The RNA shown here (transfer RNA) has 72 nucleotides and comes from Clostridiales bacterium DTU069.
């Protein structure tokens, strides 16, 4: 320098063209208990940055970046 794979809430993780982006912890509120914990119910909160294709992108293209793997 070439080529592949990776990038989603605070974590971790679905999701592979289509209506509000699941879910698990976590973190707020309410219940429940003498009080904590567990247990219920609820709420916050995310697609790495751009461009491009499509009616319609998290998701196909290209480019950046930042991580990893090979190969020189």
């Nucleotide at each position: 320098g070439g080529c592949c794979c990776c990038a989603u809430g605070g974590u971790c993780a679905a999701g592979c063209g289509g209506u509000c982006a699941a879910g698990a912890c976590a973190c707020c509120g309410c219940c429940c208990u003498c009080u904590c914990a567990c247990g219920g119910c609820g709420g916050u909160a995310a697609c790495a940055g751009g461009g491009g294709u499509u009616c319609g992108a998290a998701u196909c293209c290209c480019c950046u970046u930042g991580g990893g793997g090979u190969c020189a």

It matches the Rfam family "tRNA". It is annotated as a transfer RNA. The organism belongs to Eubacteriales, within Bacteria.